[in-house]
Formats: sequence, C1' cells, structure tokens
RNA sequence: GCCUUAUCCAGAGUGGUGGAGGGAUUGGGCCCGAUGAAACCCGGCAACCGACUUAUAUGGUUUGGUGCUAAAUCCCACGGCGAACUGUUUUUGUUUGCCGAAAGAUGAGGU
Repeated sequence: GCCUUAUCCAGAGUGGUGGAGGGAUUGGGCCCGAUGAAACCCGGCAACCGACUUAUAUGGUUUGGUGCUAAAUCCCACGGCGAACUGUUUUUGUUUGCCGAAAGAUGAGGU
C1' cells in the first nucleotide's frame, strides 16, 4: 500500500513549551485562532487489542499497545424517498428532512 471487519450524534484541560496557522484531500459553505493555531510535553477520556479479575457475561479494573481529547467524520458533493416555495405544455429551479452509498479516520485480523 491492498483486502476483510467493527466503530464514528457519548466522553476528555482556566496546565507547560511554542508563536501563525488550523478544521484529511478537491470544490463549495460554515467555523476555530494573538483572550494564542499547528506541533511537542504533561494531564485527561475511552475500552479496540493485551493483561488482570469473577457471579463466565453484551460483566469489572486499567499496570501494557494503539486511539482520541471544538462543532455528527463540522456540513454539502453520489443515489433513493419525502416536504416547502417557485415556474410550467412536457416539467424546472431553490431550500430542506430522512435513509443509503462513496470517500475518510481509528482498532483488530490478513496479505
């Protein structure tokens, strides 16, 4: 890198260093940021794997490996089904709700 699979509306800082960007990519939107972005450290959250545990289960604990720590994966993009408004000969456009897909992230397993 690729394949399989599970999860993605919960949760987590009045900390230190740092010093201008950041929210994955492309386009659009909307946000965060000198009242301090990214990154690193510390702290924390969580419970996928591991370990331990026992009432053996869809349980508990967290000493290990990851992960995460603004907003649903920040929202839209593709498909389906609706709603409102608009125009109309066929039917168009705008906004919006729900479901699904794609893409992505993370874990575990495989190659």

Overview: The RNA shown here (SAM riboswitch aptamer (S box leader)) has 111 nucleotides. Model confidence (mean pLDDT): 82 of 100.